[in-house]
A computed fold for a 453-nucleotide part of an RNA from an uncultured bacterium, annotated as small-subunit ribosomal RNA, 3' major domain. The RNAcentral record of the full RNA draws on ENA and SILVA. Its Rfam family is "Bacterial small subunit ribosomal RNA". Rfam links the family to the GO terms ribosome and structural constituent of ribosome. Its mean pLDDT, the model's own confidence on a scale to 100, is 86.
Context: one part of a larger RNA
This record gives sequence, C1' cells and structure tokens, in this order.
RNA sequence: UGACGGGGGCCCGCACAAGCAGCGGAGCGUGUGGUUUAAUUCGACGCAACGCGAAGAACCUUACCAGGGCUUGACAUGCAGUGUUCAAGUGUGGAAACAUACUGGUCGCAAGACGAACUGCACAGAUGCUGCAUGGCUGUCGUCAGCUCGUGUCGUGAGAUGUUGGGUUAAGUCCCGCAACGAGCGCAACCCCUAGUGUUAGUUGAAAAGUCUAGCGCGACUGCCGGUAGCAAACCGGAGGAAGGUGGGGAUGACGUCAAGUCAGCAUGGCUCUUACGUCCUGGGCUACACACACGCUACAAUGGUCGGUACAGAGGGAAGCCAAGCCGCGAGGUGGAGCAAAUCCCACAAAGCCGAUCUCAGUUCGGAUAGCAGGCUGAAACUCGCCUGCUUGAAGUCGGAGUUGCUAGUAACCGCGCAUCAGAACAGUGCGGUGAAUACGUUCCCGGGCCU
Repeated sequence: UGACGGGGGCCCGCACAAGCAGCGGAGCGUGUGGUUUAAUUCGACGCAACGCGAAGAACCUUACCAGGGCUUGACAUGCAGUGUUCAAGUGUGGAAACAUACUGGUCGCAAGACGAACUGCACAGAUGCUGCAUGGCUGUCGUCAGCUCGUGUCGUGAGAUGUUGGGUUAAGUCCCGCAACGAGCGCAACCCCUAGUGUUAGUUGAAAAGUCUAGCGCGACUGCCGGUAGCAAACCGGAGGAAGGUGGGGAUGACGUCAAGUCAGCAUGGCUCUUACGUCCUGGGCUACACACACGCUACAAUGGUCGGUACAGAGGGAAGCCAAGCCGCGAGGUGGAGCAAAUCCCACAAAGCCGAUCUCAGUUCGGAUAGCAGGCUGAAACUCGCCUGCUUGAAGUCGGAGUUGCUAGUAACCGCGCAUCAGAACAGUGCGGUGAAUACGUUCCCGGGCCU
C1' cells in the first nucleotide's frame, strides 16, 4: 500500500423477510459422471461445467473403431523429365474406395503446341501435444461505482494528498468544505424500440376518413407551485400532462481478477508423425445401461377431463420456396393446380377464453409410459438409429424428505403462435403476442458488493 477478520460504522442488491409458482418423489426427454465397449471421438468441472461448444450424429457431418485401399498424396505452389500415357464413357472384379481391359481431348496439313496425366525432387498434410509459450475472442466479479494521471504540496522513503470530511444521489451524481488545482477511462447523456401528438407521403382498404405503414418534427427539463434543507445540492407533496422525477425496455461492460475458457472456429511459436498420428472408402460407433447427478416436459385431476358450438393476436418466413379452393382418406397424408419474389397470395384454424352437454371423486371418461398391429412422410437408404397417424394396450403417479430455484408489474404464473438450424428429425434455443396476480413490516440474520476505519 493492499487483502483478510465468526472487528466497528454507513449503504446497496429478489440477498433475507413478505408472497406466488416450482425443483427435490413418478414416467419420459436431454446433458453429465460412472460402468460397459473394437469404438462408445474430443473439449467444458463450484458460483462462472452438466438442453454447454452442437442454430439440429441414419450416410455425410465425424474428429472414434473394424476391415479394404493410396503414398508428391483428398488440397497448394514451383522445378526437372517422360511425351498422349489421361478427363469422360463402357465392360469385368469389388461392399465401396479402387484395380483392370477397350474406346478415347482441343488447335494444327504435318512437325508440334495447349490442357491433363505420369516419373522424380522441393514439399503438402495432421481435429497429433502444449490455452502454463501466444494472438484474437469469451465468461466472471458487475452495469458494481469505481480505476487512474499531470502539476503542486507533504514524507528520508515506500507512499500520501487529490478520491478523505458534512449532506445528497441509481451513480467518484451533484452541492458545501478542504493543500490542493485540473484532467482522463468509467456513470449519465448522445443510439435503437416502446407509450402521446402534429405534419407529409403511401400501398392495403369497394371508396372517403380512420386504424395502419414510415419519414420529419413537438413533447419531460425537477420546467411550475407549496413545504423541508446551509435556503446549497437535493428531498417530500401537488398541479398540468399520454407520460414525472433515469417513464418502460434494449444496445453499451472502466483499471483489473481468476496462469479462468478456447491450439477442435480461426491464426500462431515450439515439439512430434511422414507407405502414417496423413488420406479415400464400406460398415459400425458417438443413440450402449446395474446405477448417480443436472436441466426440462407431462402428470397426479372437477379452478378438471371429454364432446359440440363460437370469439379475439402479434411477430415472423416463403422460389430447388410458401402452397389456396376443390376432390380422396377416420387420420398422418395424397391429389389438385389457383395465387404469390408478397401490407396484395400462402404458411395460418391461434390456444387458453366464452356458451351448452356429459363425467361425480374412482387409480377413474385422471394420467399417459410401455407394447402389438396397420399405415403415412422425408431421404439412394429409417435394422442398429428418424418423425408422424389410426386401432388396441394401458405402467408409475393421489402433490413429493433433508434441502433448493425463479420472480417486484403488464412482472410471476398460465396459454398458444413464429423463426433459426434443417432433406427429414425440438419437451431445447430464440422471438411474439393473449389472459393476468400476490407480496415487500423491515434490514436483526444468510449470500454477494461499495465507502470509511
């Protein structure tokens, strides 16, 4: 000077408390450990690993394993040589890769040239190791209010001061004071969305208007009033207002910490492999299963299940695409062909809700696991190992121990819809709207953090 203390003072945060819904018990999904395996590729490990890299493993991906091949190589550049040997097609062998036989490129009358190939040499190649050699990027403390500098002053010096103190704030925010005076990175503001309004323009809309769409403005600044305060900063209350004291949300992450994470995104030093640790292919594996954990989904029912009728979104996506009407099928789906490069057409019926009927407390008309059969779709190909439909089957489960998570308002909870990835494959991810609460006395305690000592 810091850090730490089951030292002190002050102050914050869904940190506790007050509430609501969960998890921990069941079944299933996904990830991980462990075990197994020829292989179950690798990485991530308290918070800050475990629906994480992976925004999508049947082949491919793929890095793993078994087997079959290649060795200037699947890929790049250069040099030397050979001189039509080859790309492509067909046949044979083969699981394919590949091997082998035949035909066999362009220009040119030809010689020859070009492209390609082959031989050889330099070299390629490596998801091999080291994230404790690195760049870049990222997580975390933490959107916490801090971290520093110049000059001056003080101190032998390390250093101090400024940045401490009195108030105040979400804030090192501002005010006052002060051997300090200034300044920088952070805070705030400037940016985007949203809530009000004016105006301009516009397709949609039968049309005008409106809603709307998207451009330019206005609007909120403690500006006004009262009170409190050093009559400073500011705080409390009020008016007006669509909105009030940062209106709500997003983007934005200071100096640094964790030798934090990543050599498997990429780049890169060093080391290692070089007929293999490179590379091609077929098949398998990453999907195993006594078990353990993490995160979810569905439930255990009557605020419910089933059936019939009926209402209301937003935000997106669409050309190798979205696919209407009609017809066929109980259905998944098929057929069909209209429209649409889309405010025009399509995906696309939102669901919870409301109206009515039924079930009457039961392992049930709850619950749907598991399993059998029959089908549909994508795709060369669904056995290992996809999704969906119909009929049948109908398991555990009657609200969950110790413990533990999220959330303060259009939030939690409940409800559905879209999108990315993607041939196909969402209970995950990321958006969107619909319905819409309870509680906060307070800061003693638990956790994390800030300032002074």